[in-house]
Molecule: transfer RNA
Organism: Schleiferiaceae bacterium
RNA sequence: GGUACCGUAGUUCAGUGGUAGAAUGGCGCACUGUCUAUGCGAAGGUCAGGGGUUCGAUCCCCCUCGGUACCG
Repeated sequence: GGUACCGUAGUUCAGUGGUAGAAUGGCGCACUGUCUAUGCGAAGGUCAGGGGUUCGAUCCCCCUCGGUACCG
C1' cells in the first nucleotide's frame, strides 16, 4: 500500500428500513442480627465521525478515523 470483517449502555453482546434491547456491573428499596444470595425499582446510549438515499436509517451507499485478520 491492497482486500475482508468489525465499531451499539461501565463491560460482553443482540438488533437485516418503522418507539434502541438483554446479560453483567454500579445505585436505591425490600428481606436478614450482619454480610452474601434473592426479589423489586429507577438510572446509564450524539448506535465511531461526516455526507447521501428514503416519508422514515443502528440497518442501504460514499468518505474519514480506529481495531483485527490476510496479501504484498